RNA sequence: GCUGAUCUAGCUCAGUUGGUAGAGCAUGGCGCUUGCAACGCCAGGGUUGUGGGUUCGUUUCCCACGGGGGGCC
Numbered sequence: 001g002c003u004g005a006u007c008u009a010g011c012u013c014a015g016u017u018g019g020u021a022g023a024g025c026a027u028g029g030c031g032c033u034u035g036c037a038a039c040g041c042c043a044g045g046g047u048u049g050u051g052g053g054u055u056c057g058u059u060u061c062c063c064a065c066g067g068g069g070g071g072c073c
Base pairs, nucleotide, nucleotide: 001072002071003070006067007066010025011024012023013022019056027043028042029041030040031039049065050064051063052062053061
C1' cells in the first nucleotide's frame, strides 16, 4: 500500500426482514449460615465508536473518519 470483516453495560458476547436493547460474568443490597463460600431473589450500570445522509422513525440501511485485530504484497 491492497483486501474483506469488526466496534452494543466494567469484561465476553447476543439481538434486529428498520418500530425507542438483552444474557453470562463482575458490582451493590437482601435471604440462607454461628460466620464465610456456594446457592436463591432484587437492583444499579448503555447518547449501540464519532460525524453526516436516507426515512414518519435507524443499534439495524448508505458515506466518511477513528480504534483494535486478520490476510496479501

Background:
The RNA shown here (transfer RNA) has 73 nucleotides and comes from Coregonus sp. 'balchen'. Its Rfam family is "tRNA". It is annotated as a transfer RNA. Its family is annotated with triplet codon-amino acid adaptor activity in the Gene Ontology. The RNAcentral record of the sequence draws on Rfam.